[in-house]
Molecule: Bacterial RNase P class A
Organism: Streptomyces lemnae
RNA sequence: CGAGCCGGCCGGACGGUCGCGUCAAGAUCAUUGAUCUUGCCGAGGAACGUCCGGGCUCCACAGGGCAGGGUGGUGGGUAACGCCCACCCGGGGUGACCCGCGGGACAGUGCCACAGAGAACAGACCGCCGGGGGCCUCGGCCCCCGGUAAGGGUGAAACGGUGGUGUAAGAGACCACCAGCGCCCGAGGUGACUCGGGCGGCUCGGUAAACCCCACCCGGAGCAAGGUCAAAAGGGACCCCGGAUGUGGGUCCUGCGCGGACGUUCGAGGGCUGCCCGCCCGAGUCCGCGGGUAGACCGCACGAGGCCGGCGGCAACGCCGGUCCUAGAUGGAUGGCCGUCUCUCCGGCCGCCGCGAGGCGACCGGACGACAGAACCCGGCGUACAGGCCGACUCGUCUG
Repeated sequence: CGAGCCGGCCGGACGGUCGCGUCAAGAUCAUUGAUCUUGCCGAGGAACGUCCGGGCUCCACAGGGCAGGGUGGUGGGUAACGCCCACCCGGGGUGACCCGCGGGACAGUGCCACAGAGAACAGACCGCCGGGGGCCUCGGCCCCCGGUAAGGGUGAAACGGUGGUGUAAGAGACCACCAGCGCCCGAGGUGACUCGGGCGGCUCGGUAAACCCCACCCGGAGCAAGGUCAAAAGGGACCCCGGAUGUGGGUCCUGCGCGGACGUUCGAGGGCUGCCCGCCCGAGUCCGCGGGUAGACCGCACGAGGCCGGCGGCAACGCCGGUCCUAGAUGGAUGGCCGUCUCUCCGGCCGCCGCGAGGCGACCGGACGACAGAACCCGGCGUACAGGCCGACUCGUCUG
């Protein structure tokens, strides 16, 4: 200098002008609101996906079983997780590094097309060998019986590999070494596992990202959760005024009218949000027709919170100290315009540094600015992103 691989960060700034939202203070109008002035604050790294896990709310005081769902090497982290970190094993890469639906095929059931003799306790197509017979151009060819699975072929994969002994020809039939499997011993490690040694039958495929088995985990619904107030057509109680039995006003409670079915401890209906058992609540529940209201407020931002420093830990992360409060809308706010810059790229031109390979800076002209917007909140994962910066490491080349 180039290429690669891993991690982190930014993704516009300033000024002017006009205009927004919450909150706070003040002023004015006048009524329970409106207007004005000032001040603090005012979208994201993903706010997207709605894929996981929670906080929170309600069922609800909440038990058991089945179904269903999820995860899958070991050890840690975390509120928790299917997330993160470290490691182990397997695979890829020269390497830095990257990938893994990582328990079980000896519980069972499936599947492995086509080709091939044969695809799991398989198999003889071409071959090789022995015996018998026939032909013969004396090289050899054909038929039958038996042996064989080392050689060739088919295939993604063929029932261990290499070398030898042996045999009629072969074959783990036997032997040496190796791989695998099983058993035993030793060392290391928290562990998954790793390394070393010994013995042995010789060797009984793949697929569970097929069904399944095993281990562990899981109540459900969800802010449109859930609360408070008001209103409404009526009814009841009390009070006040007036009065001979009327009418009006106020406060509180309840909560629309008609019809029907079932029911009130011999329990209608409801709940445990898939089913069953079991348990609990319960005096009203449900159906049809007609009528009223659909408004305001809370939930709603102090948090498993942000930032800085120190300590511990390989790390994820934890502990301690300091400091800060950073949107809360509800038809839904943070924007528009102008100007000057900045980042980057292309072209031109000049200067400086260095022994060198090379590097830095200024000026002029042109071009360009991504993905995308809170709606209860948080921890992750996945996806999108014009352009740019920083750091660690690996490989290659060049120079001293």